[in-house]
RNA sequence: AAGGGAGUAGCUCAGUUGGAAGAGCGCUGUUUUGCGAAACCAGAGGCCGCGGGUUCGAUCCCCGCCUCCCUUU
Repeated sequence: AAGGGAGUAGCUCAGUUGGAAGAGCGCUGUUUUGCGAAACCAGAGGCCGCGGGUUCGAUCCCCGCCUCCCUUU
């Protein structure tokens, strides 16, 4: 320098061929226990990397940028 992949909850990851976001673990609370742990139940937590564009509507499509990983030179 060129090409490819990834970026979504605190962490690990789903999600879709556009109608608007979920799981597991973790966290908080309730029940239980002499106290904990475990278990059950409930809850909080996200402008989906950033900025534009298309569209009635974008996590999803288009463009640019940033970060990480891989390959080639």
Transfer RNA from a Bacteroidia bacterium, 73 nucleotides, folded computationally. The organism belongs to Bacteroidia, within Bacteria. Model confidence (mean pLDDT): 82 of 100. Its Rfam family is "tRNA". By type it is a transfer RNA. Its family is annotated with triplet codon-amino acid adaptor activity in the Gene Ontology.